The prediction has a mean pLDDT of 81.
This is a predicted structure of a 73-nucleotide RNA (transfer RNA) from a Candidatus Woesebacteria bacterium.
[in-house]
RNA sequence: GCCUGGGUAGCUCAGUUGGUAGAGCGUAUCAUUGGUAAUGAUAAGGUCAUCGGUUCAAUCCCGAUCUCAGGCU
Numbered sequence: 001g002c003c004u005g006g007g008u009a010g011c012u013c014a015g016u017u018g019g020u021a022g023a024g025c026g027u028a029u030c031a032u033u034g035g036u037a038a039u040g041a042u043a044a045g046g047u048c049a050u051c052g053g054u055u056c057a058a059u060c061c062c063g064a065u066c067u068c069a070g071g072c073u
Base pairs, nucleotide, nucleotide: 001072002071003070004069005068006067007066010025011024012023013022019056027043028042029041030040031039049065050064051063052062053061
C1' cells in the first nucleotide's frame, strides 16, 4: 500500500429486508436477614465511532474519515 471483518449502556454482546434500541453481568434504591451473601422487585445509564449523502423517516442503505483485529504484498 491492498483486501476482509468489527465499532451499539460501565463490561460482554444481540438487534431491525429503513418506522422512536434490548439482554446478561455490573451500579443505585427497596423488600427479605440479627448482619452480610444469595434471592426478588423497581430504577438509572445510549448524540448506535465521526462527518456528509439518499429518504417523509437512517443504528440499518451509499461515500469519506478515525480506530481495532486478521490476511496479502
It matches the Rfam family "tRNA". Rfam classes the family as a transfer RNA. About the family: Transfer RNA (tRNA) molecules are approximately 80 nucleotides in length.